[in-house]
Context: one part of a larger RNA
RNA sequence: UAGUAGCAGCAUAGCUGGGUGAGAAUCCCAGCCGCCGUAGGGGCUAGGUUUCCUCGGCAAUGUUCGUCAGCCGAGGGUUAGUCGAUCCUAAGGCAUACCGUAAUCCGAGUAUGUCGAAUAGGGAAACAGGUUAAUAUUCCUGUACCGAUCCAACGUUUUGUGCUGACGCAUCCGGGUAGGCUGAGCAGUGCCGUCGCACUGUCUAAGCAUUGAAGCCCUUGGAGUGCUGUAAUAGCGAGAAGAGGGUGAAGAUGUGAUGGGGAAACUCGGCUGAUCCCAGGUGCCCGUGAAAAGGCUGUUGGAUCGAUCGUACCGAGAACUGACACAGGUGCCCCUAGCUGAAGAGGCUAAGGCGUGU
Numbered sequence: 001u002a003g004u005a006g007c008a009g010c011a012u013a014g015c016u017g018g019g020u021g022a023g024a025a026u027c028c029c030a031g032c033c034g035c036c037g038u039a040g041g042g043g044c045u046a047g048g049u050u051u052c053c054u055c056g057g058c059a060a061u062g063u064u065c066g067u068c069a070g071c072c073g074a075g076g077g078u079u080a081g082u083c084g085a086u087c088c089u090a091a092g093g094c095a096u097a098c099c100g101u102a103a104u105c106c107g108a109g110u111a112u113g114u115c116g117a118a119u120a121g122g123g124a125a126a127c128a129g130g131u132u133a134a135u136a137u138u139c140c141u142g143u144a145c146c147g148a149u150c151c152a153a154c155g156u157u158u159u160g161u162g163c164u165g166a167c168g169c170a171u172c173c174g175g176g177u178a179g180g181c182u183g184a185g186c187a188g189u190g191c192c193g194u195c196g197c198a199c200u201g202u203c204u205a206a207g208c209a210u211u212g213a214a215g216c217c218c219u220u221g222g223a224g225u226g227c228u229g230u231a232a233u234a235g236c237g238a239g240a241a242g243a244g245g246g247u248g249a250a251g252a253u254g255u256g257a258u259g260g261g262g263a264a265a266c267u268c269g270g271c272u273g274a275u276c277c278c279a280g281g282u283g284c285c286c287g288u289g290a291a292a293a294g295g296c297u298g299u300u301g302g303a304u305c306g307a308u309c310g311u312a313c314c315g316a317g318a319a320c321u322g323a324c325a326c327a328g329g330u331g332c333c334c335c336u337a338g339c340u341g342a343a344g345a346g347g348c349u350a351a352g353g354c355g356u357g358u
Base pairs, nucleotide, nucleotide: 014032015031016030017029018028019027033355034354035353036352041335042334043333044331047314048313051312052076053075054074055073056072057071061069062068081145082144083310084309085308087122088121092115093114094113095112096111097110098109099107100106126143127142128141129140130139146306147305148304149303150302151301152300153299154298160297162296163295164294168284169283170282171281172280174278175277176276179272180271181270182269183268184267185202186201187200188199189198190197191196203260204259207255208254209253210252211251215247216246217245218244219243220242226236227235228234261266285289320329321328337349338348339347340346
């Protein structure tokens, strides 16, 4: 230079009162106000690696301040037969041998072995509630389930070129569930002199039992004056209609529950309705839409056992990656209510979360 540039610019925004304290625009509490709301809410990865929680601090870090903190110091915290790894194979990788080669390099080669999916392929089995300052499908309570081994009882001699795992796209039909709206009753809260009005709630899993459509199978039946049947195509002596039986999903009902949850009520309807769940039809293809492990093909009861590793926290307008508490970047991940609307658009709101640093 210079008390200059910067600490403004993009989405927001704070105000008042109280508290703590040596000190408060900035920390805490309350009220009001505002912002997001297919997110700026909730869950899970990758990555980070203690940043989580408590107590004690403020020299530095924090673009101001600071009594606060992702900072400093000390202590504490991650509990699993059922969640995931572990197992299986995929593209592909690696090793060895062989083959080719001058070669030990190399390889769309052959064979064998092995690795290879934590969100996101296949896969034995768990739900609800409670609890901590910090963990929970892991601890506790209650109710379950699976596997291995052993024992007991009954039953059966069935093992195959078996079934399952196991799969494309388009379109259509049917059955459901979550969710939503709404009526009545009940309970609570607010407003209120009364009548009344408004708002909120009216909940509950896995498991077990029963039920449950299409399709398929079996038995019977024996059809042209065709008959049956659909949303559509269609079906029929290679056996139609009709009758009987078997198998059989999501879901529903009961139980679970004299439990849990709730301050209490904790009941009965109507409408809507998924891109979620289940089942089926048809069409398309010079495209035909993984594999393996595993499971099934006896049932019931009892006893014992079920190791190892992950589990805190962030997951982003401050915990990742960008030298930074950086308006960037980061998973064809999952969930997400109301009014308006074709809509997950736009706008306004709920739950929830923020008003973050001059």
Predicted 3D model of a 358-nucleotide part of an RNA (large-subunit ribosomal RNA, domain III) from Candidatus Methanoperedentaceae archaeon GB50.
Its mean pLDDT, the model's own confidence on a scale to 100, is 81.
The RNAcentral record of the full RNA draws on ENA.